Context: one part of a larger RNA
RNA sequence: CACCGCCCGUCACAUCACGGAAGUCGGUAACGCCCGAAGUCAGUGGCCCAACCCUUGUGGGGGGAGCUGCCUAAGGUGGGAUCGGUGACUGGGAUGAAGUCGUAACAAGGUAGCCGUACGGGAACGUGCGGCUGGAUCACCUCCUU
Numbered sequence: 001c002a003c004c005g006c007c008c009g010u011c012a013c014a015u016c017a018c019g020g021a022a023g024u025c026g027g028u029a030a031c032g033c034c035c036g037a038a039g040u041c042a043g044u045g046g047c048c049c050a051a052c053c054c055u056u057g058u059g060g061g062g063g064g065a066g067c068u069g070c071c072u073a074a075g076g077u078g079g080g081a082u083c084g085g086u087g088a089c090u091g092g093g094a095u096g097a098a099g100u101c102g103u104a105a106c107a108a109g110g111u112a113g114c115c116g117u118a119c120g121g122g123a124a125c126g127u128g129c130g131g132c133u134g135g136a137u138c139a140c141c142u143c144c145u146u
Base pairs, nucleotide, nucleotide: 003109005106008102009101011099013096014095015094016093018091019090020089023086024085025084026083027082028081031078032077033076034075039071041069042068043067044066047064048063049062052061053060054059112133113132114131115130116129117128118127119126120125
């Protein structure tokens, strides 16, 4: 560049990040149930016994194998919790010289504008109610200055 100005929203296109989402994949720590190695402990111990004790005669005490039980690692299974990846579709957001529709705001912006709220509308928005002046114009009143 000064109204042939400025400027708002929908729609269309492109890119980016974010959210929702049927589902799907994985991690983590627990929980319920099943199973349950080794081992401690407890019980049992009809089989065995070198060492210890009593007897000494086989034996007894005691010990052991074995068996049972509690605890229990790993494993299996189930429904949840939590964290993350992915996800048809979907929601707005940001950005992008020259796209579409209108023209809401800025001058009294052509219905003054704005705030809250309700309803309505392709969109900016419109209408109702309440509020504000950060409204122009005209008239009047009060005060101040010259």